[in-house]
């Protein structure tokens, strides 16, 4: 320098055009003498940034950023 992939909740990830989600974690309650386990409820997201396409974008396109891999 070029190519490919990834970026979504605190963590690990799903979601391939119209409802933003799961597990774990966290908070409250129940249970217990207490903790753990178990049960119930709940909070938490500018979907990496900026543009473009579209009636509508986490999703499609471009650029940038960060990380990983490959080639020279």
């Nucleotide at each position: 320098a070029g190519g490919c992939g990834a970026u979504u909740a605190g963590c690990u990830c799903a979601g391939u055009g119209g409802g933003a989600g799961a597990g774990c974690a966290c908070u409250u309650c129940c249970c217990u003498g207490a903790c753990a386990c178990g049960g119930a409820a709940g909070g938490g997201g500018u979907c990496g940034g900026c543009g473009g396409u579209u009636c509508g974008a986490a999703u499609c396109c471009g650029c940038c950023a960060u990380c990983g891999c490959c080639u020279a």